This is a predicted complex of two RNAs, RNase P RNA and transfer RNA, with 451 nucleotides together.
[in-house]
RNA sequence: UCGGUCGGCCGGACGGUCGCGUCGCGCGAAAGUGCGCCGAGGAAAGUCCGGGCUCCAUGGACACGCUGCCAGGUAACGCCUGGGCACGCUUGGGCAGAUCGCCAAGCGUGACGGAUAGUGCAACAGAAAGGAAACCGCCUUUGCGAAAGCGGAGGUAAGGGUGAAAGGGUGGGGUAAGAGCCCACCGCGCGCGUGGCAACAUGCGUGGCACGGCAAACCCCAGCGGGAGCAAGGCCAAAUAGGCGGCGAGCAGCAGUCCUCUGCGAUCAAGACGCCGCGGGUUGGCUGCUAGAGUGUACGGGCGACCGUGCGCCGAGAGAAAUGACCGUCCGGAACUUCGGUUCCGACAGAACCCGGCUUAUAGGCCGACCGAUAUC
RNA sequence: GGUCGCGUAGCUCAGCUGGUUAGAGCGCUGCUUUCACACAGCAGAGGUCCGGGGUUCGAGUCCCUGCGCGACCA
Numbered sequence: 001u002c003g004g005u006c007g008g009c010c011g012g013a014c015g016g017u018c019g020c021g022u023c024g025c026g027c028g029a030a031a032g033u034g035c036g037c038c039g040a041g042g043a044a045a046g047u048c049c050g051g052g053c054u055c056c057a058u059g060g061a062c063a064c065g066c067u068g069c070c071a072g073g074u075a076a077c078g079c080c081u082g083g084g085c086a087c088g089c090u091u092g093g094g095c096a097g098a099u100c101g102c103c104a105a106g107c108g109u110g111a112c113g114g115a116u117a118g119u120g121c122a123a124c125a126g127a128a129a130g131g132a133a134a135c136c137g138c139c140u141u142u143g144c145g146a147a148a149g150c151g152g153a154g155g156u157a158a159g160g161g162u163g164a165a166a167g168g169g170u171g172g173g174g175u176a177a178g179a180g181c182c183c184a185c186c187g188c189g190c191g192c193g194u195g196g197c198a199a200c201a202u203g204c205g206u207g208g209c210a211c212g213g214c215a216a217a218c219c220c221c222a223g224c225g226g227g228a229g230c231a232a233g234g235c236c237a238a239a240u241a242g243g244c245g246g247c248g249a250g251c252a253g254c255a256g257u258c259c260u261c262u263g264c265g266a267u268c269a270a271g272a273c274g275c276c277g278c279g280g281g282u283u284g285g286c287u288g289c290u291a292g293a294g295u296g297u298a299c300g301g302g303c304g305a306c307c308g309u310g311c312g313c314c315g316a317g318a319g320a321a322a323u324g325a326c327c328g329u330c331c332g333g334a335a336c337u338u339c340g341g342u343u344c345c346g347a348c349a350g351a352a353c354c355c356g357g358c359u360u361a362u363a364g365g366c367c368g369a370c371c372g373a374u375a376u377c
Numbered sequence: 378g379g380u381c382g383c384g385u386a387g388c389u390c391a392g393c394u395g396g397u398u399a400g401a402g403c404g405c406u407g408c409u410u411u412c413a414c415a416c417a418g419c420a421g422a423g424g425u426c427c428g429g430g431g432u433u434c435g436a437g438u439c440c441c442u443g444c445g446c447g448a449c450c451a
Stems, first nucleotide, its partner, number of pairs: 001373010012330007020039002023036005041348001045359002048357005053229004064225005069083005084112001085110009113220002118218002120214002135160002137156008168186006187209001188207008233287004243278006253264003294313008331346006378450007387403004396434001405421005427443005
């Protein structure tokens, strides 16, 4: 210098004019109008998780749902950080060399508890699919045959073939041929020791293969979760038929202010009262409402996520809902060029109770770390 | 603004505890029947299972994520 991977940040700047919206002040009877302040984001999005807040409910357990290596961070989380293990890619090492495997480093990915708690599943193919199996082959023996070969009885999981998967792997011994049948190493299980908070790693001994896969199948174990959501909820005003039903309490009278008539009622009711539900009416105002688990910087603690202290900073908060356009100078990009410049463009997108995450969309640019190639010293 | 549900052939829907070629009715095309049409009969075509990723030997089905549509709540 170029290329790649990963992480972080910005995502046009300044000035002017006009327009839109809330608020404050002034004018006006009102409609409105003048001046002034302020006016979107990293995702405001999806609503996928976790909280705050509010109302309702509230004995406990089960059910149901979610989460799941270990340790830490946090208000909490399915998020984040560090570590462990597994897998993938790249590079290097060792072997005469190649593939696989092994060791080391870098980068990436992982819903990563349990498959000896139990139940279940594995289509097709294949002889056999889970305490299995003899299709081809191999070996022993035997019948027939001149021979090639054909058949019977048995042994065998080393080889071939089927399959996603064939019941430890490699090498040697052994054997009629074979086989953990025996041995070495590796893997696996168990026991003990060492290091580590732990996940786990490692050493020694031992078993002799038994114990294969799937839990984003049921399930088991451990942990967490009461329900609803600002259209939550509170106050005021307005509106109407004070309608129908239920429950509670309660009076001999009640439906209707009174009278008459009529009806109901001591078979304990009806109206007025309180609560709940259904139906109808009203679609106005205030509040909740935005300064908060906020943010910048310095110092301190920590590998880090993050935490603590000091100082500074903050100004949308509505009504179905404003936040835009143009001009000038510059910044970045593209096309054209008579090299003077001209023209066009600046992504994704748009707050409505508020935060912490995740996910998805995003033109272009900047910074840092690591890896590789090339050049120079 | 919030809370739920759905997406499979042109249309309306099945698809059970993941398994071989995803089915049904209507519609469509061709043939038969008829003078002709309808009805009827026979045969046939037609599917990115809304898109992407994951789990699994294997996904329409299970999980995650995005897109589209619908219903409800003052």

It holds a member of the Rfam family "Bacterial RNase P class A". The family's RNA type in Rfam is ribozyme.